This is a predicted structure of a 502-nucleotide part of an RNA (small-subunit ribosomal RNA, 5' domain) from a metagenome. It matches the Rfam family "Bacterial small subunit ribosomal RNA". Rfam links the family to the GO terms structural constituent of ribosome and ribosome. The coordinates come from a structure-prediction model, not an experiment, and the mean pLDDT is 81.
Context: one part of a larger RNA
Parts: sequence; structure tokens; C1' cells
RNA sequence: GAAUGAACGUUGGCGGCGUGGAUUAGGCAUGCAAGUCGAGCGAGAAACUCUUUUUUGAUCUUUCGGGUGAGAAAAAGGGCGGACAGCGGCGAAAGGGAGAGUAACGCGUAGAUCACGUACCCAGGGGUUCGGAAUAGCGGGGGGAAACCGCCGGUAAUGCCGAAUAAUGUCUCCGGACCAAAGAUUUAUUGCCCUUGGAGCGGUUUGCGUACUAUUAGCUUGUUGGUGGGGUAAAGGCCUACCAAGGCUAAGAUGGUUAGCGGGUGUGAGAGCAUGGCCCGUCUCACUGGGACUGAGACACUGCCCAGACACCUACGGGUGGCUGCAGUCGAGAAUCUUCCGCAAUGGACGAAAGUCUGACGGAGCGACGCCGCGUGCGGGAUGAAGGCCUUCGGGUUGUAAACCGCUGUCGUAGGGGAGAAAUUUUGACCGAUCCUAGGAGGAAGCACAGGCUAAGUUCGUGCCAGCAGCCGCGGUAAUACGAACUGUGCGAACGUUAUUC
Repeated sequence: GAAUGAACGUUGGCGGCGUGGAUUAGGCAUGCAAGUCGAGCGAGAAACUCUUUUUUGAUCUUUCGGGUGAGAAAAAGGGCGGACAGCGGCGAAAGGGAGAGUAACGCGUAGAUCACGUACCCAGGGGUUCGGAAUAGCGGGGGGAAACCGCCGGUAAUGCCGAAUAAUGUCUCCGGACCAAAGAUUUAUUGCCCUUGGAGCGGUUUGCGUACUAUUAGCUUGUUGGUGGGGUAAAGGCCUACCAAGGCUAAGAUGGUUAGCGGGUGUGAGAGCAUGGCCCGUCUCACUGGGACUGAGACACUGCCCAGACACCUACGGGUGGCUGCAGUCGAGAAUCUUCCGCAAUGGACGAAAGUCUGACGGAGCGACGCCGCGUGCGGGAUGAAGGCCUUCGGGUUGUAAACCGCUGUCGUAGGGGAGAAAUUUUGACCGAUCCUAGGAGGAAGCACAGGCUAAGUUCGUGCCAGCAGCCGCGGUAAUACGAACUGUGCGAACGUUAUUC
């Protein structure tokens, strides 16, 4: 000098674009963050409406006995309706967060997979036949404080099961054997099943590269290899039985410490050095440890089971929970924001669609935290006013600075219209260029420094005191170095200090 996710001090007008829990991967109240489909299925509340019955009864009429019967209420049945819940499908493995662990095929780069998988999507070839048994919801009747859990009865499906069919699929000893399906609305769509190929995505694997430490020198028994078997989508000690005795290491094994990695970022002429916040890719984690289930895909952040710690409820028998999602709270800390608006846009899930959901996202709010832009007025104005400071007492300086005169309206303030943002019939949470009007210099300047390095000096106070200080060094009675004033210098909505990197 440049830089920062900065902090602190003094000061602080506006806007645009960014950015903001770096410490305790510490604990969390509350709300929201993953639903959707009635064109898969049964059942079906409220509201509305129709019919019947019962009760009441306005009006009109009356021979006073009654008749008529609008309307209201109740019950039963039907229609429409579609809430809550349930079965079923798809999604929930994405999106969002964090960096604890990891020195490793984790990441980066270049390959391999004749050793593999793939729901949704695209293209091609075929198929979609016939039956059955349950179960939730529901009804009944129980247990429990609750969470919830049994028992009995009965019901549906694109839920489940059986049979048929069977190749270009799978297995094969090449003879053969084996494997599927679901309908819905309606008149044409869309589903479903088998299979081939593709796209995108993923699993596995190899070469090379990837921190410090020898004051860590030996490490290893499923260890290294083989055979048989098991397991996986898949090669493999991945697992197991038997056999052999191997494998790694001074080109640093093993141990210890630290750390996610890369694209990048900072600095530098470069080589390099340092770094990995925001954004993108990837890996890992989800209270701590372990485990599997479901599924195309997980060993699953807001799924399940077990154990533990912690917290909450309890009728003491037993239950419930997991913000490293968005806000917010406590704690610790030098230190880091709103319990905001909207699905209008982009994207995602579901749906034929309308649409619903979406703290992703789009926006607004707060913070000079950073970068950039703009403003705080312009022209004239010498009785060189007053005041301040200095003075050799003559004056000098502050200083055209002010006052005063004339003007302007950037920004801001108040009011109005409003393009664009969206390509299209519509649809704007939010922002709003540009334009018009009003008024009036009004609402907007500080911070550090002034001995040398280093741009800029005088006076007073203090008297090795109080203090300053990046280095040299100042201060002990004339301090350009401390404190104050005036003046000056530098930068300017900032200026200094501290920390860290080059």
C1' cells in the first nucleotide's frame, strides 16, 4: 500500500447493488417450513331443496258445529352438496441448513465397468383374459388420567391373492423350464403389465495430485493370497469354512495433531504465499450411539425401533419431544437482523384440468458491514464589520468567509399520474425510471493529524508531574512532541484504532 463475513471510538443526509451468528455441532417457548389426487375406493356431516306424516296456525268464509289452509316447528325418506376422518396412488431420498467427523479414492483430474442399477420422461415392439379371500373407515360393546389399545359384526377399490396367456425377456445340462397386468371417465383420452433402446441421474473401481510431526520406527491375524459356499443391482475378505504365510514400511508404514475438498478469493510485476465467508459443484452430518423396515432410490433433518443424556405431561401405572429449516428466545461472546408480505414471477410436489401446497423463491424491514453514485448550494459582495487568536501595539490573521443583494431546486418534503417488471386472454406481494404541481437555502459535516519519517505551527497551561508514543524518542520553568485555544494539513458521510493476510 492492498484486503476483511470484521469489532471498537467519534460522527452520521439520501439512493443503488451486495452482505450479516465467524464463538457453544450449547439449550430451546411459539407459529409456520410437504403435501396432493373425489377422473382409484367405500362411507358421508353442515347448509340448500323436494315429498310424506304429526303439531300449530295468518287470511277468507260460516248454518257458529266447522271449512279453507299461506307460513312455522318436529320426524322419516329422496336429491344436491361436499366438511372431517379412512383405504389406495404419487411425493415425502428433492428443495432448505450446518461443517461436528474425515488426511480418506473424501475431494480434484484423467480413465474403467464384459462387474452394475434407474421411479418419473422420450422412442420402438407386444399385452391388458377369468376368478377369489380379506381389511380400514363404519356399527356395537369395553380398558386407560392420557397417549392409545384389545374384542364382536359387516363393507369397497387402480389395495391383496390365485388361475390363464408368454417372447426379442430370465435360467439352461440347449432337451426345456419359468415370469405380468387395473381400471377410470366417457367416446376418445388417460392409465396398467412385459420388453428393447435413449436421456438424465446414481453405485463401484484405477493412475496421478492433495497439511504438520521421527522428541512417533516398526505395523498387521480377516491381516495378505487361494479354493468351496453365502451375500449384493454389482467385482471384491464384503461375510464364512478350510489351506498357505503372507501384506505395508525410511520414496516415512503405524501413531499423534490439525483440517471438509474443489471452482475460486486476497495479495503480488510474476513465481509464490495465505485462504476456502457469500455463489456453484461435491462429500459428510441431523439430540448422542446402534439398527433395520418401506421403497426405483434412504439405512431416511421435521419416518420407525432400541439404548443413553436432557426437557416436558402424569391420576405414578405410563407417555411425549428433538430449530445444524424460516423467524424468534436464553446462554456464552468484541460481535452478526424481522416471531414481516406474497405465491404475482422462477422452480418444485400432486392433479386430466381448475387448482392446492411450497419460510424454496420473489420481495419488503433492520445494520455506513462493504463497494459505487449524489447532495449538504450558485453568482455578486470590503465600512476588509463584530467576535476569536497572535502582536514588535503600527498591525496581522480568521476572510469574500459572514451579514447583505440576486438566483436555482439536484437530494429531501407534500400532492398527482404511472411505463416497465410478462412473450399471450387474465393475473402484481413488491419496486417504481421518466413526467407534472407546490413551497422555500430552508432539513443534511465530520474525523484524524500538525518534532522527524510525513502534508501541515503559534500562544497559554503543566514542570521527569500529568501525560504522549508505530520507530527514533518527547516532558526536570521559555515543550512546534503532554493538555487547551486559534490557525493549518489530509480524507470526507465518513475518519481513526485494533486484529488478521499478502